This is a predicted structure of a 67-nucleotide RNA (transfer RNA) from a bovine gut metagenome.
Its Rfam family is "tRNA". Rfam classes the family as a transfer RNA.
The coordinates come from a structure-prediction model, not an experiment, and the mean pLDDT is 83.

[in-house]
RNA sequence: GGUAGUAGCUCAGUUGGUAGAGCGUUGGCUUCCCAAGCCGAAGGUCGCGGGUUCGAGACCCGUCUAC
Numbered sequence: 001g002g003u004a005g006u007a008g009c010u011c012a013g014u015u016g017g018u019a020g021a022g023c024g025u026u027g028g029c030u031u032c033c034c035a036a037g038c039c040g041a042a043g044g045u046c047g048c049g050g051g052u053u054c055g056a057g058a059c060c061c062g063u064c065u066a067c
Stems, first nucleotide, its partner, number of pairs: 002067004008023004017054001025041005047063005
């Protein structure tokens, strides 16, 4: 100097407009039971601190961690 940091894990979110998916967890249905399948639910100070803006995961500055 460059890239990355978003849910427990893997990641999306790319003209700035109220944060999502898969897996996992959990409730129900189904089954003699389990698994599978189906229908729901919970779970996030978007690494941290500031700034710009009516509004920031996304832009600007600083900083931390990993490669």